A computed fold for a 605-nucleotide part of an RNA from a Terriglobia bacterium, annotated as large-subunit ribosomal RNA, domain I.
Taxonomically the source falls in Terriglobia (Bacteria, Pseudomonadati, Acidobacteriota).
It matches the Rfam family "Bacterial large subunit ribosomal RNA".
Context: one part of a larger RNA
RNA sequence: GGCGUACGGUGGAUGCCUUGGCGCCAGACGGCGAAGAAGGACGUGGUUACCUGCGAUAAGCCUCGGUGAGGGGGAAAACACCCUUUGACCCGGGGAUCUCCGAAUGGGGAAACCCACCCGAUGUCAACAUCGGGGACGGCCCGCUGAAUCUAUAGGCGGGCGCGAGCCAACCCAGGGAAGUGAACCAUCUCAGUACCUGGAGGAAGAUAAAACAAACGUGAUUCCGUCAGUAGCGGCGAGCGAACGCGGAAGAGCCCAAACCAGGUGUUCCUUUGAGAUUUCAAAUUCGAAAUUUGAGAUUUCAAAGGAGCGCCUGGGGUUGUAGGGCGUGCGUCGGUUUAGAGCCAUAGAGUUACCAAUCCAGCGGCUAAUCGAACGACUUGGAAAAGUCGGCCAUAGGGUGUGAUAGCCACGUAGGUGAAAGCUGACUGGACUCUAACGCGCGUACCUGAGUACCGCGGGGCACGAGAAACCCCGCGGGAAUCCACGGGGACCAUCCCGUAAGGCUAAAUACGUUCUGGCGACCGAUAGUGAACUAGUACCGUGAGGGAAAGGUGAAAAGAACCCCUGCGAGGGGAGUUAAAAGUACCUGAAACCGUAUGCCU
Repeated sequence: GGCGUACGGUGGAUGCCUUGGCGCCAGACGGCGAAGAAGGACGUGGUUACCUGCGAUAAGCCUCGGUGAGGGGGAAAACACCCUUUGACCCGGGGAUCUCCGAAUGGGGAAACCCACCCGAUGUCAACAUCGGGGACGGCCCGCUGAAUCUAUAGGCGGGCGCGAGCCAACCCAGGGAAGUGAACCAUCUCAGUACCUGGAGGAAGAUAAAACAAACGUGAUUCCGUCAGUAGCGGCGAGCGAACGCGGAAGAGCCCAAACCAGGUGUUCCUUUGAGAUUUCAAAUUCGAAAUUUGAGAUUUCAAAGGAGCGCCUGGGGUUGUAGGGCGUGCGUCGGUUUAGAGCCAUAGAGUUACCAAUCCAGCGGCUAAUCGAACGACUUGGAAAAGUCGGCCAUAGGGUGUGAUAGCCACGUAGGUGAAAGCUGACUGGACUCUAACGCGCGUACCUGAGUACCGCGGGGCACGAGAAACCCCGCGGGAAUCCACGGGGACCAUCCCGUAAGGCUAAAUACGUUCUGGCGACCGAUAGUGAACUAGUACCGUGAGGGAAAGGUGAAAAGAACCCCUGCGAGGGGAGUUAAAAGUACCUGAAACCGUAUGCCU
């Protein structure tokens, strides 16, 4: 030195565990904010670095409920000092306080800072200090003023308004909109109207009450699911893309304007009449004459009033559809009472607050936000400890689960099943109040109305499963540009017949999507190199100018009983005794593998 054996050190694998994660399901809820949010900075404790809570009233203040005791003053011990059956602590409802930054909003700014102004109060009072209040910008409303320019408007000044602004996981709608990729290359195509950017909204959004489908039969708003069907089609007919009709389900709900016409109000233009005034012409009077004045006639013009006509606007009625409907005129019929009256009133009936004309409260009941009652076991043995074993019992609308010194239906918390709210919130349920409605039907005539730069066409694009194709249909840009019910649109070029519908206005719940958050349940999900990046001071430490990147790190024991006392030592570290414990498991602590490092020894060299 090597190999082996024994005993150690180091190290932290493995096993066991779980306070943390992951996923799914069901339900709730779906917003917060100038009444200052989300998120922070700085403070705040008797002693307090971090975390948590809170805000100069600062681990808290008031109040209403619940619960209830040797309990409480967070984690988190200790010392000190307190609180508490006059009900503390804890749980829930409501309220008060709530520094500074932040949309941040008096002005500024390198966030948490700097600098003022006005009003009021206080003080040791002009100027100072402290405290309270106010003032950003935009929008809307009101009032006063007020240009070019008569009226007006713009503008200016003042006042009022919790109206906006910012944040938020996904879902939704809209405006923009890629490329890697696939096509075994690549350009049409695909990826994909995806990712991403922007705007907007809601608890859902969007869509929605046929100018629809269908096919000679019929259906009857929209949305979602299954099927039809990887079919029909589209496609460098490549890669690929990919319906609809019909059928089966979920849900179910229908309505309101514009217009014709009527009434009222109002603006404007015009006409007629009347009144007042201005300018001007003529005549007369006055005067010697002129001027001036007065009177009469005529022309032009301004203002006002009344009446009428046209056009426009506002309000109310009317009216809303395809079997066309409505208006207007006219005829007939029917109707709760009163009344000349279809106005009003009374009665009756119906409906309603998500749309359907409009608009809500109250009470009950139910739910949410604390809780509460809740059955049934003992002995012996082993053991440190009984929940184990043995023996004998019991409960069960409860034998889900967790804990308790090992494995507990009957020890604890619970579980099944019942009960419960002062206060706040909430409901699609019930009732009341309240509000609204209650002229319709059948004829005839008339041709007044029924959404215009619209439909449609050409050109250029886009969307439709459909790539210009035979390419309908829908939507844009540019240019043309109808009809008005004997009308118009569609039925996949186009035409005819036939059929279906009525565009160019609007509203509308449910079935559907999502999950930041809360509650509950579950898992052939993980168990500390796993599961979230994070079971621990975790988006922390640390890195980076920054955008950003981003860890490691769990376990004594049933209970600290956390080793009094003695010895070595530096009044160390560490160790040896003693003691605790079931066991040192000894705060470098469960188990404690391997690499690696030793001590002793056998063999070999």

Description: RNAcentral holds the full RNA, with entries from ENA. Its mean pLDDT, the model's own confidence on a scale to 100, is 82.